Transfer RNA from a Candidatus Pacearchaeota archaeon, 73 nucleotides, folded computationally. The sequence is in RNAcentral, with records from ENA. Rfam family: tRNA.
RNA sequence: GCCUUCGUAGCUCAGUUGACAGAGCGCAACACUCGUAAUGUUGAGGUCGCGGGUUUGACUCCCGCCGGAGGCU
Numbered sequence: 001g002c003c004u005u006c007g008u009a010g011c012u013c014a015g016u017u018g019a020c021a022g023a024g025c026g027c028a029a030c031a032c033u034c035g036u037a038a039u040g041u042u043g044a045g046g047u048c049g050c051g052g053g054u055u056u057g058a059c060u061c062c063c064g065c066c067g068g069a070g071g072c073u
Base pairs, nucleotide, nucleotide: 001072002071003070004069005068006067007066010025011024012023013022019056027043028042029041030040031039049065050064051063052062053061
């Protein structure tokens, strides 16, 4: 330098024939308990890596860039 792949909540990851952004764990409050844990309920938490393009509409399609992993030279 080139090729492939990944980047979504604090962590691990789903989600795309283009139309609401989600789960588990974690966190907070409440319930339960003599108390704690466990359990249950509720809630908070996201510019979907960054910028641009296409489209009525983009996490999803296209282009460029940044970062991680693997490969080739």